[in-house]
Context: one part of a larger RNA
RNA sequence: CUGGGUGUAAAGGGUGUGUAGGUGGUUUAGCAAGUUGAAUGUGAAAUCCAUUGGCUCAACCAAUGAACUGCAUUCAAAACUGCUUUACUUGAGUACGGGAGAGGGAAGUGGAAUUUCUGGUGUAGCGGUAAAAUGCGUAGAUAUCAGAAGGAACACCGGUGGCGAAGGCGACUUCCUGGUCCGUAACUGACACUGAAACACGAAAGCUAGGGGAGCAAACAGGAUUAGAUACCCUGGUAGUCCUAGCCGUAAACGAUGUACACUAGGUGUGUCCCGGUUAACGGGAUGUGCCGAAGCUAACGCAUUAAGUGUACCACCUGGGGAGUACGGCCGCAAGGUUGAAACUC
Numbered sequence: 001c002u003g004g005g006u007g008u009a010a011a012g013g014g015u016g017u018g019u020a021g022g023u024g025g026u027u028u029a030g031c032a033a034g035u036u037g038a039a040u041g042u043g044a045a046a047u048c049c050a051u052u053g054g055c056u057c058a059a060c061c062a063a064u065g066a067a068c069u070g071c072a073u074u075c076a077a078a079a080c081u082g083c084u085u086u087a088c089u090u091g092a093g094u095a096c097g098g099g100a101g102a103g104g105g106a107a108g109u110g111g112a113a114u115u116u117c118u119g120g121u122g123u124a125g126c127g128g129u130a131a132a133a134u135g136c137g138u139a140g141a142u143a144u145c146a147g148a149a150g151g152a153a154c155a156c157c158g159g160u161g162g163c164g165a166a167g168g169c170g171a172c173u174u175c176c177u178g179g180u181c182c183g184u185a186a187c188u189g190a191c192a193c194u195g196a197a198a199c200a201c202g203a204a205a206g207c208u209a210g211g212g213g214a215g216c217a218a219a220c221a222g223g224a225u226u227a228g229a230u231a232c233c234c235u236g237g238u239a240g241u242c243c244u245a246g247c248c249g250u251a252a253a254c255g256a257u258g259u260a261c262a263c264u265a266g267g268u269g270u271g272u273c274c275c276g277g278u279u280a281a282c283g284g285g286a287u288g289u290g291c292c293g294a295a296g297c298u299a300a301c302g303c304a305u306u307a308a309g310u311g312u313a314c315c316a317c318c319u320g321g322g323g324a325g326u327a328c329g330g331c332c333g334c335a336a337g338g339u340u341g342a343a344a345c346u347c
Stems, first nucleotide, its partner, number of pairs: 004318003007301002012315001014201004021194003025088002029084003033081002035077008049065006091191001092188003095184005103177007110154001115149007125136002162169002206247006215241002220236004258314006266292011296303002320347003329340004
């Protein structure tokens, strides 16, 4: 070098776009770089191997042969790869006609509820717990009726339903906008796959500046509990949670399962589109999303056309536990910290 792996044992990058690189459909003609064959030259000696011989044998030594699997040049072959070229349509894309959707951004609007305030009714409790107390209340609370303010979230519909690359997305209306599916087969004619680096996006918490602040609630205070109680329970309560602009770049960022393509029994739900059908049941095709299962795979659990099966291409990652995702250095960040990432030592 080759060889093994990555759902749960160590191991799939959080996700995408995409540069270099790697890999790449059918077909015509050519070239001959890779590839294959032949010839010539070379591949020192020793060593190794084979056959003999010499020391009484052996080790050792000598002779002969083979070998030295390599390199160079020339000639030849043209299936495969490559390069140039001709054509093709099934991969990919475009066009046209339809469709579904919490996909994204902005603006506006709505009702229920909580809280606070104002006014009315009304009187002694309310609240809270396992039980209490702190707390609120005769300066009139709780309850109830009417009105107002303000912020946040959108019950029912709602569904292993939908959309998005992932994070994620749920009231309604309007505007702007991305992707995707189905049908037609009109156009281009391999334009493809993957993707180190790079760039973009990326929950929550956190940070900076300015707003906002109803409810909830780290910290904090008090009341309980307890041997103690820096907790669990209760009464309060500030950051924060919300908006705008900008950072941060991490998560059990999970399907703990990288992306793309092809192939390999079925059955049964469900979303969307198309075709047939008495436009009904139902049948067929495509694309999603679930469950159960054949072959096969797996250490087992389980996976099983949405593979963890059978193959191909490319990327990422793993190599005993601890030390340690630490130290040092680099890069990034306002900081918090992130990223890259050891060793001694020890079992």

Small-subunit ribosomal RNA, central domain from Candidatus Firestonebacteria bacterium RIFOXYA2_FULL_40_8, 347 nucleotides, folded computationally. The prediction has a mean pLDDT of 88.